[in-house]
Molecule: FMN riboswitch aptamer (RFN element)
Organism: Pseudooceanicola nanhaiensis
RNA sequence: AACCGUCUUCGGGGCGGGGUGAAACUCCCCACCGGCGGUAGGCAUGGCCCGCCCAUGCAAGUCCGCGAGCGCCCGCCGUUGCGGGGUCAGCAGAUCCGGUCAGAUGCCGGAACCGACGGUCACAGUCCGGAUGCAAGAAGACGCGG
Numbered sequence: 001a002a003c004c005g006u007c008u009u010c011g012g013g014g015c016g017g018g019g020u021g022a023a024a025c026u027c028c029c030c031a032c033c034g035g036c037g038g039u040a041g042g043c044a045u046g047g048c049c050c051g052c053c054c055a056u057g058c059a060a061g062u063c064c065g066c067g068a069g070c071g072c073c074c075g076c077c078g079u080u081g082c083g084g085g086g087u088c089a090g091c092a093g094a095u096c097c098g099g100u101c102a103g104a105u106g107c108c109g110g111a112a113c114c115g116a117c118g119g120u121c122a123c124a125g126u127c128c129g130g131a132u133g134c135a136a137g138a139a140g141a142c143g144c145g146g
Stems, first nucleotide, its partner, number of pairs: 004143007016030004031126002033115002035066004042058006048051001061113002069091002072085005095111005117129003
């Protein structure tokens, strides 16, 4: 130092314009947004033995995984909800084409696609609500550790 333990802090963005209508931030047209870990042929900085090199940092919504929510299961309560569980399966998601190259679902160019649950004068990724919640995780302090 790693590992492990305790604690603290942090930890999600987006409807602007027009149309229809009694009514739409929900429909239609044009817009807008992209959590966390991993991967890395891009970018930046530094290094040298100058290479398909090394180090560090950043880099994917649709590649591999994770997350809250719903559903499910168990308990309580007594029908509304509250607490707990979490393994596999479920809701549960979405990318191709062309170029370069030894090699690309990550680079360059182009065209597409996706987005829990409940609510609503009308169907919601963007409004309201559970949520001043939870959480993938990130950073730090202390302990442990040779």